[in-house]
Predicted 3D model of an 88-nucleotide RNA (c-di-GMP-I riboswitch aptamer) from a Steroidobacteraceae bacterium. Model confidence (mean pLDDT): 82 of 100. Rfam family: c-di-GMP-I riboswitch aptamer. Gene Ontology term of the family: cyclic-di-GMP binding. It was read from a public genome assembly, where an Rfam model found it.

RNA sequence: ACAUUGAAAGGGCAUACCCGCCGAGAGGCGGGGACGCAAAGCCUCCGGUCUUGGGUACUGACAGACUCGAGAUAGCGGGGUUGCCGGC
Numbered sequence: 001a002c003a004u005u006g007a008a009a010g011g012g013c014a015u016a017c018c019c020g021c022c023g024a025g026a027g028g029c030g031g032g033g034a035c036g037c038a039a040a041g042c043c044u045c046c047g048g049u050c051u052u053g054g055g056u057a058c059u060g061a062c063a064g065a066c067u068c069g070a071g072a073u074a075g076c077g078g079g080g081u082u083g084c085c086g087g088c
Stems, first nucleotide, its partner, number of pairs: 006085001012037002017032006035075001041081003045078003048073009
């Protein structure tokens, strides 16, 4: 120095919920607040889950099915990438 591990120290992030704003929606942003997290830093490449526009067909209507798109979730996993400390 790197890897593994995660004691200690210094700290970090911020679930649910509430308020305001944005969005058709899932959800996002800001403030408050902490369930938790050793990457709960960042990235949609793979899978999952969620939202939804159009089309087809059916129906009294709803719901559901098929299909073509678009989007969200990184705190659902996998993967990529960067990083604090340094006891056994």